[in-house]
RNA sequence: AAAGUCGGCCAGGCAAUCGCUGCGUGCGUAAGCACGGGGAGGAAAGUCCGGGCUCCACAGGGCGGGAUACCAGUUAACGGCUGGGUGCUAUAAGUCGCGAGACCCAAGGCAACGGAAAGUGCAACAGAGAAUAGACCGCCGAUGGCCCCGCAAGGGGAUCAGGUAAGGGUGAAACGGCGAGGUAAGAGCUCACCGCGCUGGCGGUAACGUUCAGCGGCACGGUAAACCCCAUCCGGAGCAAGACCAAAUAGGGAAGCAUUAGGCGUGGCCCGCGCUGCUUCCGGGUAGGCUGCUUGAGCCUGUCAGUGAUGGCAGGCCUAGAGGAAUGAUUGCCGCACUUCGCAAGAGGUGGCACAAAACCCGGCUUAUCGGCCGGCUUUCCAA
Numbered sequence: 001a002a003a004g005u006c007g008g009c010c011a012g013g014c015a016a017u018c019g020c021u022g023c024g025u026g027c028g029u030a031a032g033c034a035c036g037g038g039g040a041g042g043a044a045a046g047u048c049c050g051g052g053c054u055c056c057a058c059a060g061g062g063c064g065g066g067a068u069a070c071c072a073g074u075u076a077a078c079g080g081c082u083g084g085g086u087g088c089u090a091u092a093a094g095u096c097g098c099g100a101g102a103c104c105c106a107a108g109g110c111a112a113c114g115g116a117a118a119g120u121g122c123a124a125c126a127g128a129g130a131a132u133a134g135a136c137c138g139c140c141g142a143u144g145g146c147c148c149c150g151c152a153a154g155g156g157g158a159u160c161a162g163g164u165a166a167g168g169g170u171g172a173a174a175c176g177g178c179g180a181g182g183u184a185a186g187a188g189c190u191c192a193c194c195g196c197g198c199u200g201g202c203g204g205u206a207a208c209g210u211u212c213a214g215c216g217g218c219a220c221g222g223u224a225a226a227c228c229c230c231a232u233c234c235g236g237a238g239c240a241a242g243a244c245c246a247a248a249u250a251g252g253g254a255a256g257c258a259u260u261a262g263g264c265g266u267g268g269c270c271c272g273c274g275c276u277g278c279u280u281c282c283g284g285g286u287a288g289g290c291u292g293c294u295u296g297a298g299c300c301u302g303u304c305a306g307u308g309a310u311g312g313c314a315g316g317c318c319u320a321g322a323g324g325a326a327u328g329a330u331u332g333c334c335g336c337a338c339u340u341c342g343c344a345a346g347a348g349g350u351g352g353c354a355c356a357a358a359a360c361c362c363g364g365c366u367u368a369u370c371g372g373c374c375g376g377c378u379u380u381c382c383a384a
Base pairs, nucleotide, nucleotide: 001380002379003378004377005376006375007374008373009372010371012334013333014332015331016330017329018328020039021038023036024035025034026033027032041355045366046365048364049363050362051361052360053238054237055236056235065234066233067232068231070084071083072082073081074080085113086111087110088109089108094103095102096101114229115228119227120226121223122222136168137167138164139163140162143161144160146157147156148155149154176194177193179191180190181189195218196216197215198214199213200212201210202209203208242291244289245288252282253281254280255279256278257277262276263275264274265273266272298317299316300315301314302313303312304311305310335353336351337350338349339348340347341346
């Protein structure tokens, strides 16, 4: 420098005018006015996970239910994050090859990644056979039997019994691979190498690793996003939580007063019938108001510890708090994108310019996102 890959940051800028909404100060009886200063995000979103805070419940334990799941760390906590392990996977480079391609595969990406020798279950279709397997094709037919030749010894043939898991074929999956020996043909039947399992040693906190030693011919196929088993964690509801103040109407309680009265309804009137006390005070509670409400696991800078997530220390800062819900609109210049003219320099036009907007707060995850800036790592090339 190029290519690849991963991560962090920004999210049009400046000015003027007119508004909206909190705060402070001043004026004003009040309504309000003046001045000063503040006023969306990286996701404010989805509400998926975890906490703070609030109320309710709660001696303790068990059953049941749910969540999580390689190891270590981090944190208020987490299913998040960091580092590591294992497995899978991708491209460049490299190696091989005439080529197709194969091998090896950097930085990277992905992982519901505990347990299948505790038990129960499941495996459609295809296939001969799907788990202490299986003979369809193929191979063999040594051995026993059959046929032919031969006096006999023996030889030949077919494949009835039978042998065979090497080869073909089915399947997601068929009970180690490869070569040699061996055999009638075959087979871990035997052996070398590779792979696998077990034990020990060594390294590592651990997961795990191992060019180490020994043992075992290889037994214990898959599925736990089937039941299940082990381990760890988990009470419920949520700011419309909750606290406080508190009309009108209705209902409740207490006191006083009234009482066979009075009032209201029915009815033209009476009787009758039905309904009903009056006043004051008290408390609960609705509307409404006020609070919770933004000082917090807070932000910035520096430094120390740590590979890192993160944590400690020091200094500085205060940075929306509305509530049917403010945070906006217009104009100018610059920037950006698109576009027209032009050889070019440049000039003009259009777009108002990504995704989207707080609602108790915080840590994550996920999803959406025009454009731009910066950095890490790997490989290759160039120069010294």
A computed fold for a 384-nucleotide RNA from Dechloromonas sp., annotated as Bacterial RNase P class A. The prediction has a mean pLDDT of 76. It matches the Rfam family "Bacterial RNase P class A". Rfam links the family to the GO terms tRNA processing, ribonuclease P activity and dimeric ribonuclease P complex. It is annotated as a ribozyme. The sequence was found by an Rfam model in a public genome assembly.